[in-house]
RNA sequence: GAUUGAUAAAGGCAAACUUACUGAAAGGUGAGGACGCAAAGCCGCGAGUCUAAGGUUGAAGUACUAUGAUAGUCGGGCCGCCAAA
Numbered sequence: 001g002a003u004u005g006a007u008a009a010a011g012g013c014a015a016a017c018u019u020a021c022u023g024a025a026a027g028g029u030g031a032g033g034a035c036g037c038a039a040a041g042c043c044g045c046g047a048g049u050c051u052a053a054g055g056u057u058g059a060a061g062u063a064c065u066a067u068g069a070u071a072g073u074c075g076g077g078c079c080g081c082c083a084a085a
Stems, first nucleotide, its partner, number of pairs: 004083002012037002017032006035072001041078003045075003048070003054065003
């Protein structure tokens, strides 16, 4: 240095749920809370998934649609703490 990841050490993140705010919704943010995580750090680039305000359709129900989301769905890119074997 690469690979790898301990019943190690230091430090970190925080699912469900509750609550306030926000958003058309999906969702997001703060606080509480820990199911878990070695990238559960960052980036919507590819796929998947969710939503459908607006638009299109329709008599209506509805259907389609991302320019909205999701990094804790998978892949990809970038960066990084520790170091027993």